Notes
Predicted 3D model of a 77-nucleotide RNA (transfer RNA) from a Limisphaerales bacterium.
RNA sequence: CGGGACGUAGCUUAGCUUGGUAGAGCGCCACACUGGGGGUGUGGAGGUCGCUGGUUCAAAUCCAGUCGUCCCGACCA
Numbered sequence: 001c002g003g004g005a006c007g008u009a010g011c012u013u014a015g016c017u018u019g020g021u022a023g024a025g026c027g028c029c030a031c032a033c034u035g036g037g038g039g040u041g042u043g044g045a046g047g048u049c050g051c052u053g054g055u056u057c058a059a060a061u062c063c064a065g066u067c068g069u070c071c072c073g074a075c076c077a
Base pairs, nucleotide, nucleotide: 001073002072003071004070005069006068007067010026011025012024013023020057028044029043030042031041032040033039050066051065052064053063054062
């Protein structure tokens, strides 16, 4: 320098192909059961989907640019 994969809640991730209300598990908070802990159950908080721009009535999803991590190749030694 060229090519590719990945980035979504505190953590691990689904959803992207086919644009249409952002989900799950673990964790966290409250309550109930328990003498307490643990455990179980119920409820709740937590995200503007890496960032910027574009297309569209509408973008996590399509397009362009960019940042980060990783992989391959090239170059140099």
The coordinates come from a structure-prediction model, not an experiment, and the mean pLDDT is 81.
Its Rfam family is "tRNA". By type it is a transfer RNA.